[in-house]
This is a predicted structure of a 1403-nucleotide RNA (small-subunit ribosomal RNA) from an uncultured bacterium. It matches the Rfam family "Bacterial small subunit ribosomal RNA". Its mean pLDDT, the model's own confidence on a scale to 100, is 83.
RNA sequence: AGAGUUUGAUCCUGGCUCAGGAUGACCUUUGGCGGCGUGCUUAACACAUGCAAGUCGAACGGAGUUAUCUCAAUUGCCGAUUGACGGAGCUUGCUCCAGAUUGAAGCGCCCGAGAUAACUUAGUGGUGGACGGGUGAGUAACGCGUGAGUAACCUGCCUAUCACAGGGGGAUAACGAUUAGAAAUGAUCGCUAAUACCGCAUAAGCGCACAAGGUCGCAUGACCAAGGGCGAAAAACUCCGGUGGUGAUAGAUGGACUCGCGUCUGAUUAGCUAGUUGGUGAGGUAACGGCCCACCAAGGCGACGAUCAGUAGCCGAACUGAGAGGUUGACCGGCCACAUUGGGACUGAGACACGGCCCAAACUCCUACGGGAGGCAGCAGUGGGGAAUAUUGCACAAUGGGGGAAACCCUGAUGCAGCGACGCCGCGUGAGUGACGAAGUAUUUCGGUAUGUAAAGCUCUAUCAGCAGGGAAGAAAAUGACGGUACCUGACUAAGAAGCCCCGGCUAACUACGUGCCAGCAGCCGCGGUAAUACGUAGGGGGCAAGCGUUAUCCGGAUUUACUGGGUGUAAAGGGAGUGUAGGUGGCAUGGUAAGUCAGAAGUGAAAACCCAGAGCUUAACUUUGGGAUUGCUUUUGAAACUAUCAAGCUAGAGUGCAGGAGGGGUAAGCGGAAUUCCUAGUGUAGCGGUGAAAUGCGUAGAUAUUAGGAAGAACACCAGCGGCGAAGGCGGCUUACUGGACUGUAACUGACACUGAGGCUCGAAAGCGUGGGGAGCAAACAGGAUUAGAUACCCUGGUAGUCCACGCCGUAAACGAUGAAUACUAGCUGUUGGGGAGCAUAGCUCUUCGGUGGCGCAGUUAACGCAUUAAGUAUUCCACCUGGGGAGUACGUUCGCAAGAAUGAAACUCAAAGGAAUUGACGGGGACCCGCACAAGCGGUGGAGCAUGUGGUUUAAUUCGAAGCAACGCGAAGAACCUUACCAGAUCUUGACAUCCCUCUGACAGAGUGUGUAAUGCACUUUUCCUUCGGGACAGAGGUGACAGGUGGUGCAUGGUUGUCGUCAGCUCGUGUCGUGAGAUGUUGGGUUAAGUCCCGCAACGAGCGCAACCCUUGCCCUUAGUAGCCAGCAGGUAAAGCUGGGCACUCUAGGGGGACUGCCGGAGAUAAUCCGGAGGAAGGUGGGGAUGACGUCAAAUCAUCAUGCCCCUUACGAUCUGGGCUACACACGUGCUACAAUGGCGUUUAACAAAGAGAAGCAACACCGCGAGGUCAAGCAAAUCUCAAAAACAACGCCUCAGUUCGGAUUGCAGGCUGCAACUCGCCUGCAUGAAGCUGGAAUCGCUAGUAAUCGCGAAUCAGAAUGUCGCGGUGAAUACGUUCCCGGGUCUCGUACUCACCGC
Repeated sequence: AGAGUUUGAUCCUGGCUCAGGAUGACCUUUGGCGGCGUGCUUAACACAUGCAAGUCGAACGGAGUUAUCUCAAUUGCCGAUUGACGGAGCUUGCUCCAGAUUGAAGCGCCCGAGAUAACUUAGUGGUGGACGGGUGAGUAACGCGUGAGUAACCUGCCUAUCACAGGGGGAUAACGAUUAGAAAUGAUCGCUAAUACCGCAUAAGCGCACAAGGUCGCAUGACCAAGGGCGAAAAACUCCGGUGGUGAUAGAUGGACUCGCGUCUGAUUAGCUAGUUGGUGAGGUAACGGCCCACCAAGGCGACGAUCAGUAGCCGAACUGAGAGGUUGACCGGCCACAUUGGGACUGAGACACGGCCCAAACUCCUACGGGAGGCAGCAGUGGGGAAUAUUGCACAAUGGGGGAAACCCUGAUGCAGCGACGCCGCGUGAGUGACGAAGUAUUUCGGUAUGUAAAGCUCUAUCAGCAGGGAAGAAAAUGACGGUACCUGACUAAGAAGCCCCGGCUAACUACGUGCCAGCAGCCGCGGUAAUACGUAGGGGGCAAGCGUUAUCCGGAUUUACUGGGUGUAAAGGGAGUGUAGGUGGCAUGGUAAGUCAGAAGUGAAAACCCAGAGCUUAACUUUGGGAUUGCUUUUGAAACUAUCAAGCUAGAGUGCAGGAGGGGUAAGCGGAAUUCCUAGUGUAGCGGUGAAAUGCGUAGAUAUUAGGAAGAACACCAGCGGCGAAGGCGGCUUACUGGACUGUAACUGACACUGAGGCUCGAAAGCGUGGGGAGCAAACAGGAUUAGAUACCCUGGUAGUCCACGCCGUAAACGAUGAAUACUAGCUGUUGGGGAGCAUAGCUCUUCGGUGGCGCAGUUAACGCAUUAAGUAUUCCACCUGGGGAGUACGUUCGCAAGAAUGAAACUCAAAGGAAUUGACGGGGACCCGCACAAGCGGUGGAGCAUGUGGUUUAAUUCGAAGCAACGCGAAGAACCUUACCAGAUCUUGACAUCCCUCUGACAGAGUGUGUAAUGCACUUUUCCUUCGGGACAGAGGUGACAGGUGGUGCAUGGUUGUCGUCAGCUCGUGUCGUGAGAUGUUGGGUUAAGUCCCGCAACGAGCGCAACCCUUGCCCUUAGUAGCCAGCAGGUAAAGCUGGGCACUCUAGGGGGACUGCCGGAGAUAAUCCGGAGGAAGGUGGGGAUGACGUCAAAUCAUCAUGCCCCUUACGAUCUGGGCUACACACGUGCUACAAUGGCGUUUAACAAAGAGAAGCAACACCGCGAGGUCAAGCAAAUCUCAAAAACAACGCCUCAGUUCGGAUUGCAGGCUGCAACUCGCCUGCAUGAAGCUGGAAUCGCUAGUAAUCGCGAAUCAGAAUGUCGCGGUGAAUACGUUCCCGGGUCUCGUACUCACCGC
């Protein structure tokens, strides 16, 4: 910094889209570590639970705990249990009785008073809960920002200074008693304290009301002040260090109010306002004020946008941008507002108070139903909503805050941790070496190539993570939540750590397969219909990287709202025109002022952010120090050029006066003639009228035509002219009246009075509307007649509104120069119109000067076209309008209108274009010129008949396939009985009928012959290899295996090659130069000429290439060379005849080489040219005739079935073989031919001619004989200038036929034959005899041909066993006509138009 996209291409206009950056982000997918940040954008939705504001006992009275001290008081009852000693019984070691003694638990008695010390704290009291924290609902406002003001104000704690604290009093919580209630919470009585409360005293100073006087201010006013009057204070505690209290002043801090400026959108919101605006007085407030009230006045705001509606917290700043700007207002910071919703006040220095009170409302909870409680937009957390946003963590260690004298207490502020790739930053996932390069994968032309030094392997290292050890700073004495954290060290293993998007262009990066307008992709253009670099997958590649990509939003690119920095003739866009209000802008010169302007200084522009230079974390992000910047506002001092303003002037702008001439300028009245129509009368008779042609219509009831008279309405011929006038619309017979403007001259007057002009007002073609007239002609609607497929049209005959007048509406037009008005400047040339001046040789001419109106043209300008002193040039001023196409000048609303409608004027939705100018082509029932058997002039055909042949259609088992206007249709096919053959039916084979390779076997098989047999392939018999170093090899066959063969299967729209066609038409291009912004143009156009872009001349072109022509073949004349198989003049021989023989090469001829024709010569025309016309000579004359030869290209023309070939498809079949059938069918239609319809003929006979070009060995075949003949038999010659096919025919001569379905015509059919071939039925050709169809010259239409041509006559060849009316060749006979280019068809050149470019079969 640009790019893609409108077109066949171009330039422009113009929209859409992309590349960049950003985010409190979301989503998909993936995920190693750390640091720093950051995290409900939605429901100001509802909230369980815990915490977030307490503190002070050094204000107070109580209450309580502990310790110590002093004084005082008290030690009983009951008896579980224990069981010494003793006695009795007897089972002699047990049971029973009695019981000294021990004494659990329980019960009872005492448990008092005071002092000191430490501690706790419900209440009174003080202070703080107005800070900190949250949110953005409301608010368009002095809310915020910025700068001022308060002489209209307040300020706890803090600081400084001055002055004080004397002496009293009465209560009240707590507490006690009684009592209500479920609870919350109270009620009554009684007691008590204070730094709680209340008088009194005191008053430096203060306040209030006076007040001599003085000073100051922008105004109201402010300040100082003698003096006397009135009023108001205080609190104590103590550890004895202090702390606290009262009054006053000042400061600081924090607030309150007022003002200037700035602060979104809508006019389809234009009028709003009654406490509203102001005054007086009173009230209220810290204070001003309609802040509130009473009275009075009628004001106040508004196009400089009031009111209303919508949206929104504002800012520092953030993002983006080169900047100017645009967007945003998360985090951090300042201000404001709010605390479930609405209202209210209390307390207080401060609130109308988030975790205070009262009331109302909604919601939730408790309840004993009487009544109560609550407010997370504090931190966590829950539900809900949502695409989406975290832990019911730790600590007061630090920084701050509240209380306290302090110790301390409180602090979800804060510091930290946790979660989330949400963002920014940093690091890692290894490093070195390692192959002509492993494997795998992908691809391949199969050779290779890529992945790729990548891996493996070898040698190293340890950042991060993991393990172990040590271990901070943050803390000034102590005190560390973070945290055994940061950091350091050691050992250990390449191990634990890479994905996402993209690869058609924009935009870096390509191949294969799959799919087949399907599935899908896509930001725009657009991909996908069988070879997709665009879909999906894979390999490879590109980009970024712990992320990547999508989505959403903002800025940029977009100069696409244009201040910087756009436009309006034709792309969107000049108002239909004028007048003029507000507004904007404004001539020359002088002086003053200083609002704008400029300069200096000062204040402010918070911090953070941003930029620069440093510093600190290993670096960076981050943090931090200093500086810059903050473009603004305010104050002040100056300057005075410009703008402004004031004063007094000037005359060049403007206006007035005076003197003139020009004009369809306007309004009104009057007048005129020509024409049309109608009426009356006359003459007159059968048509008139109308059209491309007609008809409707009019007319014998007398039209049209013509003559005379009359009536009516409308319009004004010629003059008349890109001439005149008017602002535009517009204005045209003549006269008169009234009237507007412009112009010329003069320079008397005014002295900037000017320009433009939003709204407003006026004018405004035609059509239309209303009322009343008028109405000849014309003429929407309507009717009829034509045209037409139809004809609600064009044409014709009629005809009503209307057109005309008066008055009133409407207010629009391609109201156009598609060009707003005004002023100034900037080369000219030439017309015309209205004036003036000068000169002269004066019907006039020349020069000059103002105003208008045209043409051309330079500079300049424009996208180009064009404009160009009448600008679309160069500048200034003002107004109007535009911002992609469609929807749409539509809808809704409003205003206007009688209505019709006009004015103003959107959105949803939809497209990627719409458009301007110019270019190349193509096209045109546009123009000009030219050519062609294109027409015309002629000759002969086709279309009618029969047959042949091809095609369509139909049929069929199959009727194989292709060709389709010209340019398919006797075409591929130069030849389908089998074969061909590709089709159908049946049968058979599966490495195959054909090719290469491998293995095994054999030396035969195959072939040939014979026999036999099948529809066919078979079967049997006979015959039967080569080389050799003896190992084997070659060859052939059989069998096997798999690679493969094979395909006339598809695609001619994947292709090569070949071919057709325009067209043998004269065109198609290039290099350099020039012109054009460019596509392109020029050359190649023009004037002539030619068959020709052939040649000449001219020319910003000069040259060149492919085409044209020529060179090539053939034919026409001559010369020369050479003569065998050709020829025979002369010489000789010879035959029945014969170049038959010797001989010869003169001639013919053959085939080699030359010559000849070049507008060369003459005359004329033409431009002294090219060239044309005529002539001479010549075999031939103007390209001599014919052929071959086909430019760039067009038709996706034809052919995959000649061949070749990509891809796809089939592989015991879509391949191969065989037999038979089919390609030969037949209600029909078409094309191309043959034969005819006859006498220019047919037939016959006899006679007699005259060619050319070819072919011949699996061949042509003579002669002779046989057969009516086709042909057969025999058999010379000839691989050909020798022999053969081979007879040329038409023609000529003679004869017959005599106009008829015939002696024309030969189809069809019957019989009998011949030939080819394995075979002639489907399905060949030929012969003989017989039969004897249609047809008597062909409708509409249509074809060929311009001279050795048409027409006509025969001959040959290729293919081929056989089978031409076809095809390709050959010669014989041999015409007619062309005035000419109007028309049909095709083509070429130039030009005009175009909305076509797939190109008119278009759109």